This is a predicted structure of a 72-nucleotide RNA (transfer RNA) from Vicugna pacos. Taxonomically the source falls in Vicugna (Eukaryota, Sarcopterygii, Amniota, Eutheria). It matches the Rfam family "tRNA". About the family: Transfer RNA (tRNA) molecules are approximately 80 nucleotides in length. The family's RNA type in Rfam is transfer RNA.
């Protein structure tokens, strides 16, 4: 330089044009003398970033950032 993949919660990863989810941590409470195991229940999300389609965009176009990464 050139193609391709990826960016969602504090970590790992779904997810679908029309109310964002799960585990795993955290927080509170149950159960324990206590602790860990369980349980129940709560918080936490500019869906990279801008812009365009559309009533409507995490989700389709297009740029652009950041990681990977194939070919020179």
């Nucleotide at each position: 330089g050139u193609g391709g993949a990826u960016a969602u919660a504090g970590c790992u990863c779904a997810g679908u044009g029309g109310c964002a989810g799960a585990g795993c941590a955290u927080a509170u409470g149950c159960u324990c003398u206590g602790c860990a195991u369980g349980c129940a229940c709560a918080a936490g999300g500019u869906c990279c970033u801008g812009g365009g389609u559309u009533c409507a965009a995490u989700u389709c176009c297009c740029a652009g950032u950041a990681c990977c990464u194939u070919c020179a």